[in-house]
Formats: sequence, C1' cells, structure tokens
RNA sequence: GGGCCUAUAGGUAAGUGGUAUACCGUACCCCUCGCACGGGUAAAUCGCCGGUUCGAUUCUGGCUAGGUCCA
Repeated sequence: GGGCCUAUAGGUAAGUGGUAUACCGUACCCCUCGCACGGGUAAAUCGCCGGUUCGAUUCUGGCUAGGUCCA
C1' cells in the first nucleotide's frame, strides 16, 4: 500500500427497510432480625459525516477504530 470481516446499553449478543430487544450488570421497591437467594419496577444503546427512500440499526459512498490475509 491492497483484499476481506467487524463496530448496537457498563459487558456479551440478537435484530433481511416500519415502536431497537434479550441475558448479565446498575438503581429503587418487596421479601429477611440482617445478608444471600427469589420477585417486581426503572434508567441506559445503533462509531462519525454524507447519499438513496415517505421512512435507514438495516441498502450505499467516504472516514475512524479493531481483527485477519497478501505484498
């Protein structure tokens, strides 16, 4: 320098154009003499800038970061 893959909540992941979801974690409440376990509620996420579209996490161009291969 070039090819390919990846980027979603604090962590790990799902999500084939129409309300962004799960598990763990976190906060609060219930339970207990207290803790743990268990139950309930809540907050929290689409890497950045453009394009297409009525509508983009999804399709697409570029950039950034990481991984991998070639040189």
The RNA shown here (transfer RNA) has 71 nucleotides and comes from a Candidatus Microgenomatia bacterium.
It matches the Rfam family "tRNA".
Lineage of the source: Bacteria > Bacteria candidate phyla > Candidatus Microgenomatota > Candidatus Microgenomatia (nom. nud.).
The sequence is in RNAcentral, with records from ENA.
The coordinates come from a structure-prediction model, not an experiment, and the mean pLDDT is 84.